[in-house]
RNA sequence: CGGGGCGUGGCGAAGUUGGUAUCGCGCUGCUUUUGGGUAGCAGAGAUCAUCAGUUCGAAUCUGGUCGCCCCGA
Numbered sequence: 001c002g003g004g005g006c007g008u009g010g011c012g013a014a015g016u017u018g019g020u021a022u023c024g025c026g027c028u029g030c031u032u033u034u035g036g037g038u039a040g041c042a043g044a045g046a047u048c049a050u051c052a053g054u055u056c057g058a059a060u061c062u063g064g065u066c067g068c069c070c071c072g073a
Base pairs, nucleotide, nucleotide: 001072002071003070004069005068006067007066010025011024012023013022019056027043028042029041030040031039049065050064051063052062053061
């Protein structure tokens, strides 16, 4: 320098025929227990790396930028 892939709650992932975000672990409260653990119930937490565009509507499509990984030179 060229090509490809990835970036989603604290962590790990799903969601790629555009229709408004799901799961597991973790966290908080309650019940259960003498206490803890287990189990059950309820809840908080991400506007999807970032900026712009297309669209009635974008995590999803298009372009730029940033970061990480891989391949080639």